Model confidence (mean pLDDT): 78 of 100. Predicted 3D model of RNase P RNA and transfer RNA as a complex of 457 nucleotides. Rfam match: Bacterial RNase P class A. The family's RNA type in Rfam is ribozyme.
RNA sequence: CCAGUCGGCCGGACGGCCGCUCUUGCUAUGCUGGAAACGGUGCAAGGGAGGAAAGUCCGGGCUCCAUGCGGAUACGGCGGCGGAUAACGUCCGCCGAGAGGAAUCUCAGGGAUAGCGCCACAGAGAACAGACCUCCGGAGGCUUCGGCCAAAGGGAAGGGUGAAACGGUGGGGUAAGAGCCCACCGCGCCGACCGUAAGGAAGGCGGCACGGCAAGCCCCGCCGGGAGCAAGACCGAAUAGGGAUGCGCGAAGCGCAAGCUUCAGGCCGCCGCAGGCCGGCAUCCGGGUAGGUCGCGCGAACCGCGCAGCGAUGCGCGGUCCAGAUGAAUGGUCGUCGCCCUGCAAAGGGUACAGAACCCGGCUUACAGGCCGACUGGCAUU
RNA sequence: GGGCGCUUAGCUCAGCGGGAGAGCACUGCCUUCACACGGCAGGGGUCGCUGGUUCAAUCCCAGCAGCGCCCACCA
Numbered sequence: 001c002c003a004g005u006c007g008g009c010c011g012g013a014c015g016g017c018c019g020c021u022c023u024u025g026c027u028a029u030g031c032u033g034g035a036a037a038c039g040g041u042g043c044a045a046g047g048g049a050g051g052a053a054a055g056u057c058c059g060g061g062c063u064c065c066a067u068g069c070g071g072a073u074a075c076g077g078c079g080g081c082g083g084a085u086a087a088c089g090u091c092c093g094c095c096g097a098g099a100g101g102a103a104u105c106u107c108a109g110g111g112a113u114a115g116c117g118c119c120a121c122a123g124a125g126a127a128c129a130g131a132c133c134u135c136c137g138g139a140g141g142c143u144u145c146g147g148c149c150a151a152a153g154g155g156a157a158g159g160g161u162g163a164a165a166c167g168g169u170g171g172g173g174u175a176a177g178a179g180c181c182c183a184c185c186g187c188g189c190c191g192a193c194c195g196u197a198a199g200g201a202a203g204g205c206g207g208c209a210c211g212g213c214a215a216g217c218c219c220c221g222c223c224g225g226g227a228g229c230a231a232g233a234c235c236g237a238a239u240a241g242g243g244a245u246g247c248g249c250g251a252a253g254c255g256c257a258a259g260c261u262u263c264a265g266g267c268c269g270c271c272g273c274a275g276g277c278c279g280g281c282a283u284c285c286g287g288g289u290a291g292g293u294c295g296c297g298c299g300a301a302c303c304g305c306g307c308a309g310c311g312a313u314g315c316g317c318g319g320u321c322c323a324g325a326u327g328a329a330u331g332g333u334c335g336u337c338g339c340c341c342u343g344c345a346a347a348g349g350g351u352a353c354a355g356a357a358c359c360c361g362g363c364u365u366a367c368a369g370g371c372c373g374a375c376u377g378g379c380a381u382u
Numbered sequence: 383g384g385g386c387g388c389u390u391a392g393c394u395c396a397g398c399g400g401g402a403g404a405g406c407a408c409u410g411c412c413u414u415c416a417c418a419c420g421g422c423a424g425g426g427g428u429c430g431c432u433g434g435u436u437c438a439a440u441c442c443c444a445g446c447a448g449c450g451c452c453c454a455c456c457a
Stems, first nucleotide, its partner, number of pairs: 001378010012337007020048007029039002050353001054364002057362005062228004075224005080094005095109001096107004110219002115217002117213003132159002135154002140149003167185006186208001187206004193200002232294004242285006249279001250263005265278004301320008338351005383453007392406004400437001408424005430446005
């Protein structure tokens, strides 16, 4: 210098003008006995999106419901070992398998001798299988004597099918062959010793038996009560409806009205009696809607340093307070600069993904451009 | 904001590990004077996308994308 691997970080800066929202202080003013509180006007100061605020895929806090305690079944999830953590399907370290020349990366990585199920098509044969071509063999037959056909029997080496064919390579052996025998590799069993463990492993034994799929049912171990801030709590109109108490409640006539006179409301088929229901007005009570307030911003918080640890992380000390809306603020515009593209230049264009809604820890997904560090390989030079 | 469900032919849907299918629609032929009905034949698919498990994926698993439904109080 080139190619590559891994980790961390930033993701526009400054200024002018005009706005929005929240908090605090002061304040014309409203309400009120009283600026006490609350509403509200103006001024000032301060705060005001993210690394993913997203998907809602996991885990927790918090709240309500259920629940005497514990266990089991069903259902769902997780799955090498050890650790971290409030917890996790996350993270760290290690083991094993695989990919790469290496740095490094990937793995839902328990069990297939507990049982059931599946393995299409092709192929002779697909689970304790099988003989299509072929190899050997040669009874016997034909013959133009060159040869040809071929039963019994032996075998599974070679060809072929398939994702997968019941060890592989080489040698010996044989009529041809075969772990039939041997060497190496693979496989199975045992295993000194090492490691907390997963696991590794010197060595020994066995001629080879044991196919794959559990992101099919299932078995084993571990975990899980359900719902979610539109959870939930409080205050609470108008109208309608519910309850209690009281009423000389209704109709007709007269009267402007207050009122006076007479008759006693409707329904339960009709009449009588008893009973019940319905209605009007006034007062009071409770539930509850609209609406409002809380939940709701000091927290598994952030920054710096030190210590322990390989690390995830934990502990200690010091410092900081850092959005809280609810038709929903966090914006618009101008100038200068930065970065990228086009262009000789002048100049022009662009500046990503994306917008909190109860909060937190993770995962996943989207993302213009840029910075830093560690490591691997190659080339050149010293 | 939160909780669920569904994507297969032009439309409506079935299929749920080994051939991608049905009805309607479309095209051609027959039938009819012509049309409809009917009959015969045919075409048409990124099974939403991307990965993974498996010999093999529409189907099983994961992640994305699109579409749709539900929610306060009482009952």